[in-house]
Context: one part of a larger RNA
RNA sequence: GGCAUCUGGUGGAUGCCUUGGCGCCAGGAGGCGAUGAAGGACGCGGUGGGCAGCGAAAUUCUCCGGCGAGCCGCCAAACAGGCUUUGACCCGGAGGUGUCCGAAUGGGGCAACCCGGCGGGAGUCAUAUCCCGUCAUCCUUUGACUGAAUUCAUAGGUCUUAGGAAGCGAACUCAGGGAAGUGAAACAUCUCAGUACCUGAAGGAGAGGAAAUCAACCGAGAUUCCCGAAGUAGCGGCGAGCGAAACGGGAUCAGCCCAAACCGAGUGCUUUCGAGCAUUCGGGGUUGUAGGGCCUACGCAUAUUGAUCCGCGAUUAGAGAGCAGAGCAGGUUGGGAAACCUGGCCAUAGAAGGUGAAAGCCCUGUAUGUGGUAUCGAAAGCGGCAAUGUAGGUUCCUGAGUACCGCGAGGCACGUGAAACCUCGUGGGAAUCCGGGAGGACCAUCUUCCAAGGCUAAAUACUCCCUGGCGACCGAUAGUGUACCAGUACCGUGAGGGAAAGGUGAAAAGAACCCCUGUUAGGGGAGUGAAAUAGAACCUGAAACCGGGUGCCU
Numbered sequence: 001g002g003c004a005u006c007u008g009g010u011g012g013a014u015g016c017c018u019u020g021g022c023g024c025c026a027g028g029a030g031g032c033g034a035u036g037a038a039g040g041a042c043g044c045g046g047u048g049g050g051c052a053g054c055g056a057a058a059u060u061c062u063c064c065g066g067c068g069a070g071c072c073g074c075c076a077a078a079c080a081g082g083c084u085u086u087g088a089c090c091c092g093g094a095g096g097u098g099u100c101c102g103a104a105u106g107g108g109g110c111a112a113c114c115c116g117g118c119g120g121g122a123g124u125c126a127u128a129u130c131c132c133g134u135c136a137u138c139c140u141u142u143g144a145c146u147g148a149a150u151u152c153a154u155a156g157g158u159c160u161u162a163g164g165a166a167g168c169g170a171a172c173u174c175a176g177g178g179a180a181g182u183g184a185a186a187c188a189u190c191u192c193a194g195u196a197c198c199u200g201a202a203g204g205a206g207a208g209g210a211a212a213u214c215a216a217c218c219g220a221g222a223u224u225c226c227c228g229a230a231g232u233a234g235c236g237g238c239g240a241g242c243g244a245a246a247c248g249g250g251a252u253c254a255g256c257c258c259a260a261a262c263c264g265a266g267u268g269c270u271u272u273c274g275a276g277c278a279u280u281c282g283g284g285g286u287u288g289u290a291g292g293g294c295c296u297a298c299g300c301a302u303a304u305u306g307a308u309c310c311g312c313g314a315u316u317a318g319a320g321a322g323c324a325g326a327g328c329a330g331g332u333u334g335g336g337a338a339a340c341c342u343g344g345c346c347a348u349a350g351a352a353g354g355u356g357a358a359a360g361c362c363c364u365g366u367a368u369g370u371g372g373u374a375u376c377g378a379a380a381g382c383g384g385c386a387a388u389g390u391a392g393g394u395u396c397c398u399g400a401g402u403a404c405c406g407c408g409a410g411g412c413a414c415g416u417g418a419a420a421c422c423u424c425g426u427g428g429g430a431a432u433c434c435g436g437g438a439g440g441a442c443c444a445u446c447u448u449c450c451a452a453g454g455c456u457a458a459a460u461a462c463u464c465c466c467u468g469g470c471g472a473c474c475g476a477u478a479g480u481g482u483a484c485c486a487g488u489a490c491c492g493u494g495a496g497g498g499a500a501a502g503g504u505g506a507a508a509a510g511a512a513c514c515c516c517u518g519u520u521a522g523g524g525g526a527g528u529g530a531a532a533u534a535g536a537a538c539c540u541g542a543a544a545c546c547g548g549g550u551g552c553c554u
């Protein structure tokens, strides 16, 4: 020096564990904010700091309800001092207080700071100083004053009354804008994709929605969502790729209101005094087998429907602190019994967690039953109320710079194509029910529908958040980035990036005392403990790596 073996050190794999995650289901909630939010800064405790809580009334104040013996949060023990059956602490609720910044809003500003006006108050001989209230902008609105072109007036301006907006928030929705990497094995049409992203708006959902729709000579009957039709018909440098609809089956179902004709009222203007025009309001009226108005005739009350409003339902159900809640002993082993043995009991409760190993009957609970002050708070149903006729005549009305056409674009699965349909820009520009649109160029026939106004639950999408439950989900290099004081430490000018780090023991019983020593280092005794090779660098403690003992070889 090597090999083998034993025994240590180092190291922190593995096993076991779980306070934390992940996913899903059900229910709730689906907003907060000028009555100052979200998020922060700075403070507040008898004792330095951090977390949590709170706000100069600061670890809390008042009241109501619950609970019932201890309490003054956690890291985190101790000392000091207190509170509490006249009910503390704690739990549920309603109020009070709530510095400064922040939409931040009196003005300014390098956020948490600086400086003011006005009114009231404290204070001063008087200033100073301090306290309380108030003072941003915009929109709508009430009233007053003022007041152009332009005489009256109006627009406008100033003040004022009342209301509103702003900012934040995870996803979902709609709208206005809108890429590129990429694919096409290059690349330009195309694709990615109307995606990402920016902006605006709204709500618990949003959007859409009661046919100028489809269909095909049969018919259907608003919209939305799902399954199929179907990777079909098609589109496509006919490349890459893109990609329907009718219809069928389901979920859920709901239909309505204006404009106009006509009638009436108010106001203004004009007037040939007959009225006309404009405007506001009320009645009327709302559709396609056309409907409505007006005139004539008939009928007038039942029934049906209702999403708006009112009342009852309802001091309700329910949600929101809680309360009651059955049933085991002996022996053995052991440090410890819940294990094993023997004999019992309960069960509308043998879910689960804990207890010195493995407990239906020890504890918390569980099944079940019960409870309500404050606070939140339905629905069905009932009533009110509202809406809903028939025939004949008349031809008054039925959404205009609209439909449609040319040109240029966009959207439709559809890239200009034979390109309908829908929308926009631009230039032209109808008809009026004997009317008009559509049926994929266009025309005829036929069929079908009624544009140019509006509203509309449910079925659908999502989860920052709350409650409960579940898992052939993870178990500390996994599972969230974060099981631990983590969006921390740290890095970056900044936008931003972004860790590592769990486990003594049943219980601290956390090692009094002695010794070695330069020593708050480390170790040896003693003691605790079932165990200390469980000693805090603490469960288990693999390997690499480094020693020591023994044996063999050189």
Stems, first nucleotide, its partner, number of pairs: 001553009015539001016503002020474002022471007029463002031168002039101003042055003046079002049075003052059001061095006070083003106115003116135007137165004143159004172203001173201005183190001187237001213220002224251005234242002255455003258399001262283009288433001290398003293394006303388004309384004318376002322370003328343005344361002346350001352364003404428008414440001435450005490497002510538001513525004

Notes: Large-subunit ribosomal RNA, domain I from Methyloversatilis sp., 554 nucleotides, folded computationally. The prediction has a mean pLDDT of 82. Rfam family: Bacterial large subunit ribosomal RNA.